[in-house]
């Protein structure tokens, strides 16, 4: 070089057009209980879904570009 997939909160992770102001799981922060912890329980933590462009009334979701990471060819060595 070529073909693929895959990039959501601190981490894991669903969602694939419209009820998304993005589920749920760990984490952290506050409360509650406790003699102090621990555990258990409530609360809070993504105004955005890797950039930038398009489509569409409407985009995390659909196209193109490019960054990034994997994983298969291939070609040198």
């Nucleotide at each position: 070089g070529g073909c693929g997939g895959c990039g959501u909160a601190g981490c894991c992770a669903a969602g694939c057009g419209g009820c998304c102001u993005a589920a749920g799981g760990c984490g952290u922060u506050g409360g509650u209980u406790u003699g102090c912890a621990a555990a258990a329980c409530c609360a809070a933590u993504a105004u955005c879904c890797g950039u930038g462009g398009g489509u569409u009334c409407g985009a995390a979701u659909c196209c193109c570009a490019c960054c990034g990471c994997c994983g298969c060819c291939u070609c040198c060595a």
Molecule: transfer RNA
Organism: uncultured Planctomycetota bacterium